[in-house]
Context: one part of a larger RNA
Molecule: large-subunit ribosomal RNA, domain II
Organism: Pseudoscourfieldia marina
RNA sequence: GCCGGCGACUUUUAGCAAGUGGCUUGGUUAAGGUGUUCAACCGGAGCCAGAGCGAAAGCGAGUCUGAAUAGGGCGCAUGUCACUUGUUAAAGACCCGAACCCGGGUGAUCUAACCAUGGCCAGGAGGAAGCUUGGGUGAAACCUUGUGGAAGUCCGAACCGACCGACGUUGAAGAGUCGGCGGAUGAGUUGUGGUUAGGGGUGAAAUACCAGUCGAACUCGGAGCUAGCUGGUUCUCCCCGAAAUGCGUUGAGGCGCAGCGGUCGAUUAAGAUGGGCAGUCUAGGGGUAAAGCACUGUUUCGGUGCGGGCUGCGAGAGCGGUACCAAAUCGUAGCAAACUAAGAAUACUGGACUUGCUUUCAAUCGGCCAGUGAGACAGUGGGGGAUAAGCUUCAUUGUCAAGAGGGAAACAGCCCAGAUCACCAGCUAAGGCCCCAGAAUGGCCGCUCAGUGAUAAAGGAUGUGAGAGUGCCCAGACAACCAGGAGGUUUGCCUAGAAGCAGCCACCCUUGAAAGAGUGCGUAAUAGCUCACUGGUCAAGCGCUCUUGCGCCGAAAAUGAACGGGACUAAGCGGCCUGCCGAAGCUGUGAGAUGGUGAAUCAUCGGUAGGGGAGCGUUCCGCACUAGGGAGAAGCCGACCAGGAAUGGUCUGUGGACGAGGCGGAAGUGAGAAUGUCGGC
Numbered sequence: 001g002c003c004g005g006c007g008a009c010u011u012u013u014a015g016c017a018a019g020u021g022g023c024u025u026g027g028u029u030a031a032g033g034u035g036u037u038c039a040a041c042c043g044g045a046g047c048c049a050g051a052g053c054g055a056a057a058g059c060g061a062g063u064c065u066g067a068a069u070a071g072g073g074c075g076c077a078u079g080u081c082a083c084u085u086g087u088u089a090a091a092g093a094c095c096c097g098a099a100c101c102c103g104g105g106u107g108a109u110c111u112a113a114c115c116a117u118g119g120c121c122a123g124g125a126g127g128a129a130g131c132u133u134g135g136g137u138g139a140a141a142c143c144u145u146g147u148g149g150a151a152g153u154c155c156g157a158a159c160c161g162a163c164c165g166a167c168g169u170u171g172a173a174g175a176g177u178c179g180g181c182g183g184a185u186g187a188g189u190u191g192u193g194g195u196u197a198g199g200g201g202u203g204a205a206a207u208a209c210c211a212g213u214c215g216a217a218c219u220c221g222g223a224g225c226u227a228g229c230u231g232g233u234u235c236u237c238c239c240c241g242a243a244a245u246g247c248g249u250u251g252a253g254g255c256g257c258a259g260c261g262g263u264c265g266a267u268u269a270a271g272a273u274g275g276g277c278a279g280u281c282u283a284g285g286g287g288u289a290a291a292g293c294a295c296u297g298u299u300u301c302g303g304u305g306c307g308g309g310c311u312g313c314g315a316g317a318g319c320g321g322u323a324c325c326a327a328a329u330c331g332u333a334g335c336a337a338a339c340u341a342a343g344a345a346u347a348c349u350g351g352a353c354u355u356g357c358u359u360u361c362a363a364u365c366g367g368c369c370a371g372u373g374a375g376a377c378a379g380u381g382g383g384g385g386a387u388a389a390g391c392u393u394c395a396u397u398g399u400c401a402a403g404a405g406g407g408a409a410a411c412a413g414c415c416c417a418g419a420u421c422a423c424c425a426g427c428u429a430a431g432g433c434c435c436c437a438g439a440a441u442g443g444c445c446g447c448u449c450a451g452u453g454a455u456a457a458a459g460g461a462u463g464u465g466a467g468a469g470u471g472c473c474c475a476g477a478c479a480a481c482c483a484g485g486a487g488g489u490u491u492g493c494c495u496a497g498a499a500g501c502a503g504c505c506a507c508c509c510u511u512g513a514a515a516g517a518g519u520g521c522g523u524a525a526u527a528g529c530u531c532a533c534u535g536g537u538c539a540a541g542c543g544c545u546c547u548u549g550c551g552c553c554g555a556a557a558a559u560g561a562a563c564g565g566g567a568c569u570a571a572g573c574g575g576c577c578u579g580c581c582g583a584a585g586c587u588g589u590g591a592g593a594u595g596g597u598g599a600a601u602c603a604u605c606g607g608u609a610g611g612g613g614a615g616c617g618u619u620c621c622g623c624a625c626u627a628g629g630g631a632g633a634a635g636c637c638g639a640c641c642a643g644g645a646a647u648g649g650u651c652u653g654u655g656g657a658c659g660a661g662g663c664g665g666a667a668g669u670g671a672g673a674a675u676g677u678c679g680g681c
Stems, first nucleotide, its partner, number of pairs: 001681006011091013026048003032042003035038001052059002062074004094232002097229001101222006112196009121186001123155003130147002134143002159183003163180005198214001200210003207216001235615006245258005259372002261369008274361001275358004279353006291340002296336003301331004307325002309322005375400010405416003420591004425587003431581003434566003440578001442577006453568001459553002463550010480537005486510003492504002516531001520529002592605004616670001618667006628658001635654002638651005
């Protein structure tokens, strides 16, 4: 891991509710007693009901309040006892699961320390004190020779330890092996016997060790501790069908109440004066969006200029100046969630209709039974954040959750659409119709040349289409070409120079068809080239601005890869038109179930949590010593048949002794999951 067996909502007593039954001349006994020992009888204490109201006295279909014969509150109806089911409470209370806490014991054959009594430490090195020889001294000290044999001395086996590495890591081993390593006469090591015990012992102290267990041993008991936590919870069909919100909570992954679901009853309402949707009309309040600046604030520029600064005159008082700051006010231009004189659309609350559709689709109240109280994304309006997040938090709508089907290549939350069942029938939705691949390589009018289509900005550009405006133009525009583009004058200043062209000021006059005291290049300065401007040649449109469609550049990421692919110049983009494809939608045909009572008509039948209803099967018991059964029971293999399901039946074989079916009753009553449990492989 698989297969097989076992494996989880029970029982008791109470409360409440529903269903069924008995009695209703109200119902019923409890403890206890008698007794076929579980039938029956006795037992009326008690309980519920039968009248309520009031704090009470009390009154009574009323009563209380009250001055009240007012109003108002509560009353003037729904019996009881059993059984069954549901649920709640108390109990282990659906099952499995702690870590812990407490009590009584068992442990020091491991290990820690200690006590008693024993054992063990190859070999080698080194050479303390003391004593001694000689020297030395006044005597010593001291030097030296020999002897001597000290020490938590040295090297190094046994022994004890465990610093490094490798191996081992489902090991040879629940801590080892190998090679090196430390101590090795000592605070050494070791045998045997003994002592100390868990709120404790022992500890050269690491929370270490106390039998592979130690921040409190092990064992049995309290004990089925408790677990707002995790996991698991076994047959079928039918009907309805949520929530992830508010308030409170030592509350936040738990509860309580409300909200939303189921079920039963009552009430309101039957061709509507009920519910829902739509249309038209009508009455409302508002202070949002936008807007605005009178208010509250903020803010641009200008006018006037309170006050101040600076400054002149003056001995001072004071009188002046000011291109500085600036109150207030006027004009002007803005801004605001906590500004509003004014103010929508929606939304919300009412009303009306000789209106339309739906055709019971509802609402309210009460009883009983829940679940939910982690939501997710998308659109819209806001807050937080960075006008970030598949971010977070509100409001509102939708979908998913609990929703299958078609589309979006694939894709819970997007678009279309809500699956009772069957069909080798039809029509459509979104989305599509060249091939993959169902359906027009359809029609008409435009646009695009970028493979744009098939990602992106500021910004950039004689890309190209459409529109608007304006200027010039046959008295000849625009472009090109030919020619002119002069004189005073090198204007003046400045400068080494400054001559149109470093810079400053001025920017005149003349000739003329026209020509700047000069547009750019250029020179040291001149020169030179060129432009403005003018004539000629040519001959018909040319220049500029704005708006808009589709394109271009801007455009770099890690395997090759962002039309789904092929491929496409339309099979791209915009507009118009016709047809077709396309779903579990709608229709058609047939069948079933529910509402819902008999039929018909009609409507409905996706579904998690959850509620309700109806059934199948297992074991045992009663009727019942049942029918049946060695001419073959149960069980088992297989085949066939029947039913809407759980399931049921028949036959052959096997098996070898029991045992269906029916009507009832009672439960150890249904297995795929629990790191379930036992067995097998």